Description:
The RNA shown here (SAM riboswitch aptamer (S box leader)) has 119 nucleotides and comes from Paenibacillus apis. Taxonomically the source falls in Paenibacillus (Bacteria, Bacillati, Bacillota, Caryophanales). Rfam family: SAM riboswitch aptamer (S box leader). Gene Ontology term of the family: regulation of gene expression. Of the family's consensus pairs, 97% are formed in the model. Its mean pLDDT, the model's own confidence on a scale to 100, is 84.
RNA sequence: UUCUUAUCAAGAGCAGGUGGAGGGACUAGCCCGAUGAAACCCGGCAACCGGCGAUACGUCGCACGGUGCUAAUUCUUGCAGAACAUGAAGUGCAUACUUCGUGCUCUGAGAGAUGAGAG
Numbered sequence: 001u002u003c004u005u006a007u008c009a010a011g012a013g014c015a016g017g018u019g020g021a022g023g024g025a026c027u028a029g030c031c032c033g034a035u036g037a038a039a040c041c042c043g044g045c046a047a048c049c050g051g052c053g054a055u056a057c058g059u060c061g062c063a064c065g066g067u068g069c070u071a072a073u074u075c076u077u078g079c080a081g082a083a084c085a086u087g088a089a090g091u092g093c094a095u096a097c098u099u100c101g102u103g104c105u106c107u108g109a110g111a112g113a114u115g116a117g118a119g
Stems, first nucleotide, its partner, number of pairs: 001119008013042001016041003022032003026078001028076002043070003048066003051062004074111001079108004084103008
């Protein structure tokens, strides 16, 4: 770096230390930040893999080791479909129908993140 697979609505420092201006992947937004960003250390959360213990063999527990995470739903959004509301145009005597646009909700995909496995 590529592929496969699982998960992504919960949780984690209401004045921890160093550090000094940036950060939230990208787009467009919207936010966080000198009442101190990133990063590192410590603390914490979780329990994917290993380990240990239990088991009614489905799984459950501990959290010792390897990762991970620790503002906001993966902060929202980006593509497709559906329901509802609404605007314009067209058709129709008319209830209405069609097309396009907008708003909102839902579903799925994509993208991304992390673990495990493989090349």